NiCo (Nickel/Cobalt) riboswitch aptamer from Candidatus Kapaibacterium sp., 78 nucleotides, folded computationally. Of the family's consensus pairs, 100% are formed in the model. Its mean pLDDT, the model's own confidence on a scale to 100, is 75. Rfam family: NiCo (Nickel/Cobalt) riboswitch aptamer. For this family Rfam cites "Bacterial riboswitches cooperatively bind Ni(2+) or Co(2+) ions and control expression of heavy metal transporters" (Furukawa et al., Mol Cell, 2015). Its Rfam clan is "NiCo_riboswitches". Rfam links the family to the GO terms metal ion homeostasis and cobalt ion binding.

[in-house]
Formats: sequence, C1' cells, structure tokens
RNA sequence: AGAAAGAUAAAUGAUCAGUCGGUCUUUUUUUAAGAUGCAGACGGGCCUUUUGGCAGCAGGAAACCCUGCGGGACUUUU
Repeated sequence: AGAAAGAUAAAUGAUCAGUCGGUCUUUUUUUAAGAUGCAGACGGGCCUUUUGGCAGCAGGAAACCCUGCGGGACUUUU
C1' cells in the first nucleotide's frame, strides 16, 4: 500500500417477514371474514428495570390540541 473479515456512523436498495392497498370469494343490519404476490406504497432512529417513553409519520381540528402507528432481518456505497 492492497485484500478479506468484524465493529461504529451516515446514506441506499427492495418480490424477506410484516402493514396498507388491489383482485377473487363469502357475507351485508353495519360492514366484516377468508384466500391471493398482484410487486402499487411503506418496509423503520432510539431510550428504558419496563406494564413505559422520545424523535418521526398519517389523519382530524377555527384555535388550544386530539387520535392512530411508532418497526425485525437483509443488500449496496462512503
């Protein structure tokens, strides 16, 4: 100096899981349930002894504010 592996930080990708949406079936008192990757959108930073909490995201609201979610793994680059 270079290569490989590991750790840390910041970014990144997407047919892993999962969520939402779509499609199909059933049901329909209101609306729910099941199946299906179809590849459309996300796919996740933490703190904590934790039953808990912060950042952040979405929606509502005249305003104060309120409601819900708040997350595992992997790839690539520096």